[in-house]
C1' cells in the first nucleotide's frame, strides 16, 4: 500500500428489501423458611454519514475501528 471478510440489546448469535427474534444476563413478581432450579412479565440493539426504494439490518457510494491474505 492492495485485496478479502467482519461491526446487531450488557453479552454471544439470527434475520427473501416488508412487525428486528432468540438464549445468557439484569430488573420485577410468583414459587421456596433462604438461595439456587422452575414460571410469569419488563427493560434494553441493527458502527458514522449519504444514496436508491413506497419501505434498507439487507442493495450502492464513502469515512472509522477490527481481523485475515499479499507486497
Nucleotide at each position: 500500500u492492495g485485496c478479502c471478510g467482519g461491526a446487531u440489546g450488557g453479552u454471544g448469535u439470527a434475520a427473501c428489501g416488508g412487525u428486528a427474534g432468540c438464549a445468557c444476563g439484569u430488573c420485577a413478581g410468583g414459587u421456596u423458611u433462604u438461595g439456587g432450579u422452575c414460571c410469569u412479565g419488563a427493560a434494553a440493539a441493527u458502527u458514522g454519514g449519504g444514496g436508491u426504494u413506497c419501505g434498507a439490518u439487507u442493495c450502492c457510494c464513502u469515512g472509522u475501528c477490527c481481523g485475515g491474505c499479499a507486497g